[in-house]
């Protein structure tokens, strides 16, 4: 320096679940356990997926206007700029063993 591999040693992550905190939600952070993992180390670059807070339309309903004119409140679709790297893929680093 390249390659493989999970047999050993030391170690490393930690899915639910519970407990507190955050966030509209998805999720996320902290402890404790431990389902799993050889990249479950980093990265939203492509697909995927999760969630609609605001945004946009639709119908309705008291209200209001010369006027479906204008704000409102409900439901309901649709939307990432909100997330997921423990769904795949592309990028990039790595421990220990062996070759």
């Nucleotide at each position: 320096a390249c390659a493989a591999a999970g047999a050993a040693a030391g170690g490393g992550c930690a899915a639910g679940g519970c407990a507190u905190g955050u966030g509209a939600a998805a999720g996320c952070a902290u402890g404790c356990u431990a389902c799993g993992c050889a990249a479950a180390g980093c990265c939203a670059c492509c697909g995927g997926u999760c969630u609609a807070a605001g945004g946009a339309c639709u119908u309705u309903a008291a209200c209001u206007u010369u006027a479906u004119u204008g704000a409102u409140a409900a439901a309901g679709u649709c939307u990432a700029c909100g997330a997921c790297a423990g769904c795949g893929g592309a990028g990039u680093u790595a421990c220990c063993u062996c070759g």